Transfer RNA from Cohnella sp. SGD-V74, 73 nucleotides, folded computationally. The sequence is in RNAcentral, with records from ENA and Rfam. Lineage of the source: Bacteria > Bacillota > Caryophanales > Paenibacillaceae > Cohnella. Model confidence (mean pLDDT): 82 of 100.
RNA sequence: AGGGUUGUAGCUCAGAAGGUAGAGCGUCCGACUGUUAAUCGGACGGUCGCAGGUUCGAGCCCUGCCAACCCUG
Numbered sequence: 001a002g003g004g005u006u007g008u009a010g011c012u013c014a015g016a017a018g019g020u021a022g023a024g025c026g027u028c029c030g031a032c033u034g035u036u037a038a039u040c041g042g043a044c045g046g047u048c049g050c051a052g053g054u055u056c057g058a059g060c061c062c063u064g065c066c067a068a069c070c071c072u073g
Base pairs, nucleotide, nucleotide: 001072002071003070004069005068006067007066010025011024012023013022019056026044027043028042029041030040031039049065050064051063052062053061
């Protein structure tokens, strides 16, 4: 220098082919328990890496950039 993969909640990851952003763990509150743990219920939490573009509508498509990892030189 060129190419590839990945980037979504505090963490690990889903999100068929564009149509209201989800799960588990976590944290907090409550129930239960003599207490703790476990279990159960509820709540909290996201500018979807950044900036543009296409579209009635983008996490998803297109362009540029950034970061991590890998390959080639």